Context: one part of a larger RNA
């Protein structure tokens, strides 16, 4: 821009696409066959492999603004606490979030039309013959069924609820203007993310900092006492700090406020 009023919801699908694998043991049954050796079809259950979606409660792993421990240096004037650099200086752990090696689940059953096949009936050509007319069975494969996109599907689809019939010019087709529903902008974001788009909200408010309280994590701060010649130990103390988690609470900041936007049939 279309989609013959503007809209907000929710949809149906024409079409497209993805999926489609397979093994082994257990039964049936040492059954049918078979002299024997040896050995099923068909049905039934069990459990793997590889692929492919989903998620993070458990296991892992990651986790550069979270604890701790430590070495060297150089700074805070010194002690003692601390900070900067040395690959995050090394090492030991570890929240959210993301991820797999980790957890569910999926590949089926079903129906239609068929292929090779195998048939019924039946003649040309008194028989015979699946075919000529006709009517079946019959595949991991085609067409559904299963997942997902999908009305720019210009044949532009369907539902339900919303706004209404306003001014100016004009005969009038229409054009202009303020508006309704609603929707842009703009702010405070995140379950979204390159950008845009999606979603959540803006004082009638928990939207993101902060605060409080919690969980999770780290392991018992600092700074005092003791006890030791000291290193160091105990205590005071499951303490101190703690990013993303969960609660709550308007402290700070979403204040203000502009524009778009029908008049059909």
């Nucleotide at each position: 821009c279309g989609u013959a009023g503007g809209a907000u919801a929710u949809u149906u699908g024409a079409g497209a696409g993805g999926a489609g694998c397979u093994g082994u043991u257990c039964u049936u049954a040492g059954u049918a066959c078979g002299a024997g050796a040896g050995g099923a079809c068909c049905g039934g259950a069990a459990u793997g492999g590889a692929c492919g979606u989903a998620c993070c409660a458990a296991u892992u792993g990651u986790g550069u603004a979270c604890c701790g421990g430590u070495u060297g240096u150089c700074a805070u004037g010194c002690c003692a606490a601390u900070g900067g650099c040395a690959c995050g200086g090394c090492c030991g752990g570890g929240u959210a979030g993301c991820g797999a090696a980790g957890u569910a689940c999926g590949g089926a059953a079903g129906g239609g039309a068929u292929a090779a096949a195998c048939g019924c009936u039946g003649a040309a050509a008194g028989c015979a013959u699946c075919u000529a007319a006709g009517c079946g069975u019959g595949a991991a494969g085609c067409c559904c069924c299963c997942c997902u996109c999908a009305a720019g599907a210009u044949a532009a689809g369907a539902u339900a609820u919303c706004c209404c019939a306003u001014u100016a010019c004009g005969c009038a087709a229409g054009u202009a203007a303020g508006u309704a529903a609603g929707g842009u902008a703009u702010g405070a974001c995140a379950a979204a993310g390159a950008c845009u788009a999606u979603g959540u909200c803006g004082u009638u408010g928990a939207u993101a900092g902060g605060u409080c309280a919690a969980a999770g994590g780290u392991g018992u701060a600092a700074g005092u006492g003791c006890a030791g010649a000291g290193a160091u130990g105990c205590a005071u103390u499951a303490a101190g700090c703690u990013g993303a988690u969960u609660g709550a609470u308007a402290c700070u900041a979403a204040u203000a406020u502009a524009c778009c936007g029908a008049g059909g049939g």